[in-house]
RNA sequence: GGGCUCGUGGUGUAGCGGUCAACAUGCCUGUCUUACACACAGGAGAUCCGCGGUUCGAACCCGCGCGGGCCCA
Numbered sequence: 001g002g003g004c005u006c007g008u009g010g011u012g013u014a015g016c017g018g019u020c021a022a023c024a025u026g027c028c029u030g031u032c033u034u035a036c037a038c039a040c041a042g043g044a045g046a047u048c049c050g051c052g053g054u055u056c057g058a059a060c061c062c063g064c065g066c067g068g069g070c071c072c073a
Base pairs, nucleotide, nucleotide: 001072002071003070004069005068006067007066010025011024012023013022018056027043028042029041030040031039049065050064051063052062053061
C1' cells in the first nucleotide's frame, strides 16, 4: 500500500429499512435476613465510532474517514 471483517448501555451480545433500540450480566432502590449472599419486585443507564449521501423513513443501504482483528504485498 491492497483485500476481507467488526464497531450498539459499564461488560458480553441481539436487533428482516418502519412501534418506545431488546436480552443477559453488572449497578441503584425496596422486600426478605441479626447481617451478607440468594431469591423476588421496581428503577437508572446506549440519540447505535464520526461526517456526508440514498430514502417518506437508516443502527441497518452507499461513499469517505477513524479504531480493532485477519490475510496479501
Molecule: transfer RNA
Organism: Candidatus Bilamarchaeum sp.